[in-house]
RNA sequence: UGCGGGAUAGAGGAGUGGUACCUCGCUAGGCUCAUUACCUGGAGGCGCGGGUUCGAUUCCCGCUCCCGCUA
Numbered sequence: 001u002g003c004g005g006g007a008u009a010g011a012g013g014a015g016u017g018g019u020a021c022c023u024c025g026c027u028a029g030g031c032u033c034a035u036u037a038c039c040u041g042g043a044g045g046c047g048c049g050g051g052u053u054c055g056a057u058u059c060c061c062g063c064u065c066c067c068g069c070u071a
Stems, first nucleotide, its partner, number of pairs: 002069006010024004018054001026042005047063005
């Protein structure tokens, strides 16, 4: 310098236009003599700004940051 990949809940990951899901964690209740186990529930999230669309995590444009390749 050019090219490619990535950004989703506290952590790690799914999600090819129609209610954003899973594991762990957090939390309330239950079970129990008791509990780190087990059961049920709850809180919490799409990097930022535009565009397309009835509707965008998803498609398009720009920007920011991270990783790799190339010079």
Description:
This is a predicted structure of a 71-nucleotide RNA (transfer RNA) from an Acidiferrobacterales bacterium. Rfam family: tRNA. By type it is a transfer RNA. Model confidence (mean pLDDT): 85 of 100. The sequence is in RNAcentral, with records from ENA. The source organism's lineage runs through Bacteria, Pseudomonadati, Pseudomonadota, Gammaproteobacteria and Acidiferrobacterales.